[in-house]
RNA sequence: GUUCUUUCACCGCCUAAGGCGACGCCGCUUCCUCGGCGUCUUCACGGGGGAACCAAUUUCCGUCCCGCUCAGCGGGACGGACGGGGCGCACGGCCGCAGGCAACCGCGGCCAAGGUCACUUCCUGGGACCAAGCCCGUCAGCUAACCUCGUCGGCAAUGGGAAGGGUGAUC
Numbered sequence: 001g002u003u004c005u006u007u008c009a010c011c012g013c014c015u016a017a018g019g020c021g022a023c024g025c026c027g028c029u030u031c032c033u034c035g036g037c038g039u040c041u042u043c044a045c046g047g048g049g050g051a052a053c054c055a056a057u058u059u060c061c062g063u064c065c066c067g068c069u070c071a072g073c074g075g076g077a078c079g080g081a082c083g084g085g086g087c088g089c090a091c092g093g094c095c096g097c098a099g100g101c102a103a104c105c106g107c108g109g110c111c112a113a114g115g116u117c118a119c120u121u122c123c124u125g126g127g128a129c130c131a132a133g134c135c136c137g138u139c140a141g142c143u144a145a146c147c148u149c150g151u152c153g154g155c156a157a158u159g160g161g162a163a164g165g166g167u168g169a170u171c
Stems, first nucleotide, its partner, number of pairs: 007169005012155003018043002021040007044151006054141001059081010083139001084136004092111006099104001114130004119164006
């Protein structure tokens, strides 16, 4: 130095949101080493745009008129309301208040699709929590080539069993 083997300890969570390297500055410092910040490359993770083919292509409410299998349905005219899309688990429903005849818009409450829970997977016992927010700016379905963007922010103290992986030490 390599291989096999024994034992012990440890491995944080959400999110795509991180790793290695080089350079510069700062801190400790004689130096080395270490730490922090910034820039760049690269790897990794994630998002958007973008052919062919395929897909899609006209909603709701009110008033009036006409028709029918007649209190309901269909068609037409007029008026009113509603742009479209993206990230994300956060899709939606009911009730209440205010405007309005209504559609619809705004606010609040309840429920709830869905989602998370400690290295990974499986089994098992009990639960806890979230269910928002933000963005583009009249515009984009899918989409190969291609183009382009992000790597923020926020927290916490982990039930048990089995197998496996990694790091450190050790027989």

The prediction has a mean pLDDT of 78. The RNA shown here (c-di-AMP riboswitch aptamer (ydaO/yuaA leader)) has 171 nucleotides and comes from an uncultured Opitutia bacterium. It was read from a public genome assembly, where an Rfam model found it.